The RNA shown here (Glycine riboswitch aptamer) has 95 nucleotides. It was read from a public genome assembly, where an Rfam model found it.
[in-house]
């Protein structure tokens, strides 16, 4: 001085599933009841592999996802969304 990676933000793009019935309360929002469904904000739980103890059998530990469970959250629009691309800022720091 700085690559790969990592963290925040902007911008663009982003699925799925009742604009569900009852009551307060007359539309949206809000409470309370009721049942039915979604999975991509967050969270749960696994495998392979690998360590360890055994002695070769199994036990434990470590561990992934768009999987899986739906706790959370969400079921017209909005808004939120993993993830995907361009930029910017910061970071660790290899050559």
């Nucleotide at each position: 001085c700085g690559a790969c990676g990592g963290a925040u933000c902007u911008u663009u793009g982003g699925a799925g599933a009742c604009g569900c019935c009852c009551g307060c309360u007359g539309c949206c929002a809000g409470c309370g009841g009721g049942g039915g469904c979604c999975g991509a904000a967050g969270g749960u739980g696994c495998a392979a592999g690998c360590g360890u103890g055994u002695g070769u059998a199994c036990a434990c530990g470590u561990u992934a996802a768009u999987c899986u469970c739906u706790c959370a959250g969400g079921c017209a629009a909005a808004a939120g969304a993993a993830c995907a691309a361009a930029g910017a800022u910061u970071u660790u720091a290899a050559a």
The coordinates come from a structure-prediction model, not an experiment, and the mean pLDDT is 81.